RNA sequence: ACCGACAAAAGCAAACUUGUCGAAAGGCAAGGACGCAAAGCCGUGGGUCUAAAGUUCUUCAUGAAUAAUGACUGCCAGGCUGCCGAAA
Numbered sequence: 001a002c003c004g005a006c007a008a009a010a011g012c013a014a015a016c017u018u019g020u021c022g023a024a025a026g027g028c029a030a031g032g033a034c035g036c037a038a039a040g041c042c043g044u045g046g047g048u049c050u051a052a053a054g055u056u057c058u059u060c061a062u063g064a065a066u067a068a069u070g071a072c073u074g075c076c077a078g079g080c081u082g083c084c085g086a087a088a
Stems, first nucleotide, its partner, number of pairs: 003085002011036002016031006034074001040080003044077003047072003054066004
């Protein structure tokens, strides 16, 4: 450097519940642990999700379609950083 143990120490926290923000996806806080060796950070590429505004269509007030300058890094890559040290 790579790699990752029924090792040690430390850490994060899915679903769900409550509060709160948001049009929504979803975020934040608390509780809670399914899991995680980068489940630390960056939406950079792909992917997924969302339809308030705008645009288009429409039965003209509703509905439908459309997105990134919205969201997800606990979907996959990429970049940056980092704890420990058995085996190979």

Predicted 3D model of an 88-nucleotide RNA (c-di-GMP-I-GGC riboswitch aptamer) from a Syntrophomonadaceae bacterium. The coordinates come from a structure-prediction model, not an experiment, and the mean pLDDT is 82. It was read from a public genome assembly, where an Rfam model found it.